Record summary: The prediction has a mean pLDDT of 75. Two RNAs folded together computationally: RNase P RNA and transfer RNA, 474 nucleotides in total. It holds a member of the Rfam family "Bacterial RNase P class A". About the family: Ribonuclease P (RNase P) is a ubiquitous endoribonuclease, found in archaea, bacteria and eukarya as well as chloroplasts and mitochondria.
RNA sequence: CGUGGUGGUCGCGGGGCGGCCUCAAAAGCCGUUUCGAGGAAAGUCCGAGCUCCACAGGGCAGACUGCCAGGUAACACCUGGGCGCCGAAAGGCGACGGAUAGGGCAACAGAGAGCAGACCGCCCGGCCCGCUCUCGCGAGAGGGCAGGCAGGGUAAGGGUGAAACGGUGGGGUAAGAGCCCACCGCGACCGCUGGCAACAGCGGCGGCACGGCAACCCCCAGUCGGAGCAAGGCCAAAUAGGCGGCGAGGUGUGGCCCACACCGAUCCCGAGUCCGCGAGGAUGAGGGGCCAGCCGCGGGUAGGCUGCUAGAGGUGGCUGGCAACGGCCAUCCCAGACAGAUGACCAUCUCCCCGACGCCGUACCGGCGCUGCGGGAGAAACAGAACUCGGCUUACGGCUC
RNA sequence: GCCGGAGUAGCUCAGCUGGUAGAGCAGCUGAUUUGUAAUCAGCUGGUCGGGGGUUCGAUUCCCUUCUCCGGCU
Numbered sequence: 001c002g003u004g005g006u007g008g009u010c011g012c013g014g015g016g017c018g019g020c021c022u023c024a025a026a027a028g029c030c031g032u033u034u035c036g037a038g039g040a041a042a043g044u045c046c047g048a049g050c051u052c053c054a055c056a057g058g059g060c061a062g063a064c065u066g067c068c069a070g071g072u073a074a075c076a077c078c079u080g081g082g083c084g085c086c087g088a089a090a091g092g093c094g095a096c097g098g099a100u101a102g103g104g105c106a107a108c109a110g111a112g113a114g115c116a117g118a119c120c121g122c123c124c125g126g127c128c129c130g131c132u133c134u135c136g137c138g139a140g141a142g143g144g145c146a147g148g149c150a151g152g153g154u155a156a157g158g159g160u161g162a163a164a165c166g167g168u169g170g171g172g173u174a175a176g177a178g179c180c181c182a183c184c185g186c187g188a189c190c191g192c193u194g195g196c197a198a199c200a201g202c203g204g205c206g207g208c209a210c211g212g213c214a215a216c217c218c219c220c221a222g223u224c225g226g227a228g229c230a231a232g233g234c235c236a237a238a239u240a241g242g243c244g245g246c247g248a249g250g251u252g253u254g255g256c257c258c259a260c261a262c263c264g265a266u267c268c269c270g271a272g273u274c275c276g277c278g279a280g281g282a283u284g285a286g287g288g289g290c291c292a293g294c295c296g297c298g299g300g301u302a303g304g305c306u307g308c309u310a311g312a313g314g315u316g317g318c319u320g321g322c323a324a325c326g327g328c329c330a331u332c333c334c335a336g337a338c339a340g341a342u343g344a345c346c347a348u349c350u351c352c353c354c355g356a357c358g359c360c361g362u363a364c365c366g367g368c369g370c371u372g373c374g375g376g377a378g379a380a381a382c383a384g385a386a387c388u389c390g391g392c393u394u395a396c397g398g399c400u401c
Numbered sequence: 402g403c404c405g406g407a408g409u410a411g412c413u414c415a416g417c418u419g420g421u422a423g424a425g426c427a428g429c430u431g432a433u434u435u436g437u438a439a440u441c442a443g444c445u446g447g448u449c450g451g452g453g454g455u456u457c458g459a460u461u462c463c464c465u466u467c468u469c470c471g472g473c474u
Base pairs, nucleotide, nucleotide: 001397004349005348006347007346008345009344010343012036013035014034015033016032017031018030019029020028038382042393043392045391046390047389048388049387050228051227052226053225057258058257059256060255062224063223064222065221066220067081068080069079070078071077082096083094084093085092086091097219098218102217103216104213105212119158120157121154122153123152124151126149127148128147130145131144132143133142134141135140166184167183168182169181170180171179186206187205189204190203191202192201193200194199232306233305234304235303242297243296244295245294246293249263250262251261252260267288268287269286272283273282274281275280313332314331315330316329317328318327319326320325350379351378352376353375354374355373357369358368359367360366402473403472404471405470406469407468408467411426412425413424414423420457428444429443430442431441432440450466451465452464453463454462
């Protein structure tokens, strides 16, 4: 960007104008004129416009977002930057706040999985024991190497693992260790510089570091009332304003609470008991009635009009901005169906395919022929609006980078 | 239009509280029986609908997509 363009004939749907019909209108019919599917119309993953609840609220739960700055009506979208990762590069990806608020998880392996830990090793001296060297007349003394036992020190080396409590080098040590030093690294530490900021650079200080997972629960910051055009409004018509159950509290936009408002009940009979001289009073099992509302069953109508297309609109030019996007001027109206509309034919042009001819050129092949010749039931794929827009995702054909 | 659920062995279903996948039936083999069934023992059979991501590791958590089922209006 969306495989055709233009013109004509016939056939569809809407609008305008005119006519027929009619007392008049509607519906219907005729003529004329004009308009008539998509980039995704799809999925329904987001955001809104619009409508209703609602006279006006508060809170909880729940859901979503998560670096910074912009864009936008708004967004979970887009643009630009920062940081991290991938890539040779162009570039691409990011579910990007917090692990010292708390809880939880890491199988198996491994000594040990968070302020842990000793398997193999390394070192120290003790004991047992084998070989051997030196000195010594001898007794004996002093060493070296290998093996075993128990103990102490160690966490640098090796092993296990996805991951092991910083890395490299040096010093130091009995052997080692951030034990010490240099550099790197780290820091809910400080200062300076640049930047709106996220951040970056430089310098200093340092207990020379109490790890990972939050698309685990969670904490922090921010956003959100709900339902949805089958929303809602008007007209016409029809039926049984019926039946049953629960019922003193219930109803009012989705779940809960508060607030507020509205509707309704607290009626009758009455065994028994208590008080009283009595009249009477109190209480009261049980029964009847009234009852706002809730739940269920059943019947009627499922018809017509509207909402329904002029918009956060399209196009062109200028302009601001790195960009997304915005501003100004001009111009245009571009489907509104309701069983749900756009198809067929002809001509011509463009593009494509095949063949022939001519030229260039050749290993194969290919290119050109301006308005050339012939043929083509050649015109790609994904795919049809249903209130409308801004996105995302998915399905695709071609071109460009 | 709105709201839920399901997809695992040939079949019917568990597992979803993240640790490498099970039960029954069916099938095959053996034992038992004169022989079959039943019974007993053993065995085979799995891209967990597809794709991508998080994590050391995904049937399980997240995103997207396909198919099927149900409810409201």